[in-house]
RNA sequence: GCUCUCAUAGUUCAACGGAUAGAACGCGGGUUUCCGGAACCCGCGAUAUAGGUUCGAUUCCUGUUGAGAGCA
Numbered sequence: 001g002c003u004c005u006c007a008u009a010g011u012u013c014a015a016c017g018g019a020u021a022g023a024a025c026g027c028g029g030g031u032u033u034c035c036g037g038a039a040c041c042c043g044c045g046a047u048a049u050a051g052g053u054u055c056g057a058u059u060c061c062u063g064u065u066g067a068g069a070g071c072a
Base pairs, nucleotide, nucleotide: 001071002070003069004068005067006066007065010025011024012023013022018055026044027043028042029041030040031039048064049063050062051061052060
């Protein structure tokens, strides 16, 4: 330099182009307990970025940024 893949809660992962973007762990609060842990209940929190297509984009297309793989 060329080609390809990936980027979603703090972490690990979901989500035919259409439901309020969901689960587990985590964190906060509560119940319980002498105090913790465990258990149960409630809550917190995310689509890398800029455009395009579409009635509608996490999903499709393009640029950029970052990570990885292959070739030279």

The RNA shown here (transfer RNA) has 72 nucleotides and comes from a Minisyncoccota bacterium. The coordinates come from a structure-prediction model, not an experiment, and the mean pLDDT is 81. It matches the Rfam family "tRNA". By type it is a transfer RNA.